[in-house]
RNA sequence: UCAGAUGGCCGGAUGGCCGCGGCGGGCGAAAGUCUGUCGAGGAAAGUCCGGGCUCCACGAAAGACACGGUGACGGAUAACAUCCGCCGGGGGCGACCCCAGGGACAGCGCCACAGAAAUGACACCGCCUACCGGCCUAAAGCCGCGGCAAGGUUGAAAUGGUGCGGUAAGAGCGCACCGCGCUUCUGGUAACAGAAGUGGCAUGGCAAGCCCCACCGGGAGCAAGACCAAAUAGGGACGGCACGUGAUCUGUCUUUCGGAUCGCCGUCCGGGUCGGUCGCGUGAGGUGUGUGGCAACACACAUCCCAGAGGAAUGGCCAUCGCUUCACUUCGGUGAAGGCACAGAACCCGGCUUACAGGCCAUCUGACGUA
Numbered sequence: 001u002c003a004g005a006u007g008g009c010c011g012g013a014u015g016g017c018c019g020c021g022g023c024g025g026g027c028g029a030a031a032g033u034c035u036g037u038c039g040a041g042g043a044a045a046g047u048c049c050g051g052g053c054u055c056c057a058c059g060a061a062a063g064a065c066a067c068g069g070u071g072a073c074g075g076a077u078a079a080c081a082u083c084c085g086c087c088g089g090g091g092g093c094g095a096c097c098c099c100a101g102g103g104a105c106a107g108c109g110c111c112a113c114a115g116a117a118a119u120g121a122c123a124c125c126g127c128c129u130a131c132c133g134g135c136c137u138a139a140a141g142c143c144g145c146g147g148c149a150a151g152g153u154u155g156a157a158a159u160g161g162u163g164c165g166g167u168a169a170g171a172g173c174g175c176a177c178c179g180c181g182c183u184u185c186u187g188g189u190a191a192c193a194g195a196a197g198u199g200g201c202a203u204g205g206c207a208a209g210c211c212c213c214a215c216c217g218g219g220a221g222c223a224a225g226a227c228c229a230a231a232u233a234g235g236g237a238c239g240g241c242a243c244g245u246g247a248u249c250u251g252u253c254u255u256u257c258g259g260a261u262c263g264c265c266g267u268c269c270g271g272g273u274c275g276g277u278c279g280c281g282u283g284a285g286g287u288g289u290g291u292g293g294c295a296a297c298a299c300a301c302a303u304c305c306c307a308g309a310g311g312a313a314u315g316g317c318c319a320u321c322g323c324u325u326c327a328c329u330u331c332g333g334u335g336a337a338g339g340c341a342c343a344g345a346a347c348c349c350g351g352c353u354u355a356c357a358g359g360c361c362a363u364c365u366g367a368c369g370u371a
Base pairs, nucleotide, nucleotide: 001367002366003365004364005363006362007361008360009359010358012321013320014319015318016317017316018315020039021038022037023036024035025034026033027032041342045353046352048351049350050349051348052347053221054220055219056218067217068216069215070214071213073085074084075083076082087101088099089098090097091096102212103211107210108209109206110205111204124152125151126148127147128146132144133143134142135141160178161177162176163175164174165173179201180199181198182197183196184195185194186193187192225278226277227276228275235269236268237267238266239265240264241263246262247261248260249259250258251257285304286303287302288301289300290299291298292297322340323339324337325336326335327334328333
C1' cells in the first nucleotide's frame, strides 16, 4: 500500500423565528395569556422467545396421561430458543466463521431416478476350474456340479481403507499401519482428550418422519385490572294520593263475600352504560470510578432523573457549515438540488431476527514493497 476478520460508536451540526404535546410557576372570575423545563430509536419494527405486573382457574404437595417446547459440557441471569467460556464436527493459507450438537443393536416407516442389488444386502459385466462327476485309462482340453466378489458399471449413499502375504480365483483368511467398537489407566469439575491392551469389523443413511429418553411449561392479556360516577329506560324499599268502574290470579263448580297484583307522585337504594381518575414510569434504570472474574457478569461508592397518551405532540421556514449527486471549469474553484440511510414510542423490561445511504475508532490476519 492492497485485500480481509472481529468488536464498538455515530448516523447531519450550530443559530434565529413560528408552531405542537406533558409538567411547574405568575396574572386572570373564566376563557386565556406570559414564562421555565422536558419531549423517539438503535432498531421505537416483526411480535419470534423469556420475564415483571394484573385478573381467572385450582384446598396443599407429589405423581401420571395428553399437548407444546428444549437437547454436548461448565457457568452467567429474574428467566430464556439469550449470553460467556470450553469440547466435538465442518469450512478458510490465516485472523476467524458455521452447526436444532441426545438416541438408528426398543419398535414402525422411508431411501425418488439410475442400477444386478437400497437392507433378510446383492450378482449384470466379470474372475476361477484346485476338489467331485462325465467325454476318456492318465495328462491336456471341453462340459457339468460349483467357488468368488478383487476389477468394471449405477447412485447422494454399495457393508471398513492402503499395502504385503496367501489362494484355482478370492476373501480380515493372516499380518502391519490407519479408522471403528470394547476394556483399563492417565489428565480434566465435565463434555472430552491421550496412551496401552483387545475384537477381525458386527451397527448403511434419515429422528426440523412417527417414536424413545432426559428436562421445562396452568390460561388470558393494559381493550389486563381497580376506583368514582350522569341523562333515559328498567329493578327494589318507604311515604302520600287514588281506593271506584275495571282487568288478571286465587280460596271447592257457580254466586256472594274476601285476598293479592296492575295506576300516579315524591324521597332513597343498588347494578350496569356514556364519561372521568388510577394503573403510567424511581426502574431487573442511566453514567463514572474501583474491586473480583479469561469472559458473560456480580458487588461497592459517587452522581443523574431522562417522553408519556388519549387514535396518538415530537414539526415547518431561514442563514452558515458538513457530506452526496449533477452541471460548468481558467483545475484554484463556482452554481443547483421540491438531495441527507432505515425508520416513528403507546404497560414495562431482557433477548433474538429483520431494515439501514454514508462515516469513524480499536485490535488482529494475509500478500507485496522499503529500511